[in-house]
RNA sequence: GGGGCUAUAGCUCAGCUGGAAGAGCGUUCGGCUGGCAGCCGAAAGGUCGUGGGUUCGAGUCCCACUAGCUCCA
Numbered sequence: 001g002g003g004g005c006u007a008u009a010g011c012u013c014a015g016c017u018g019g020a021a022g023a024g025c026g027u028u029c030g031g032c033u034g035g036c037a038g039c040c041g042a043a044a045g046g047u048c049g050u051g052g053g054u055u056c057g058a059g060u061c062c063c064a065c066u067a068g069c070u071c072c073a
Base pairs, nucleotide, nucleotide: 001072002071003070004069005068006067007066010025011024012023013022019056027043028042029041030040031039032038049065050064051063052062053061
């Protein structure tokens, strides 16, 4: 210098053919228990890496950039 992959909740990750975001763990609250642990129920928590573009509509498609991993030179 060139190519590929990854970036979504505090952590690990899903998200189909573009119709508008979810799970597990964790956190908080409540219930069972004398208490802890454990189990059950509920809730909070997201500018979907950044900036543009396409579209009635983008986590998803296109372009550029940033970071990480990797291959070639």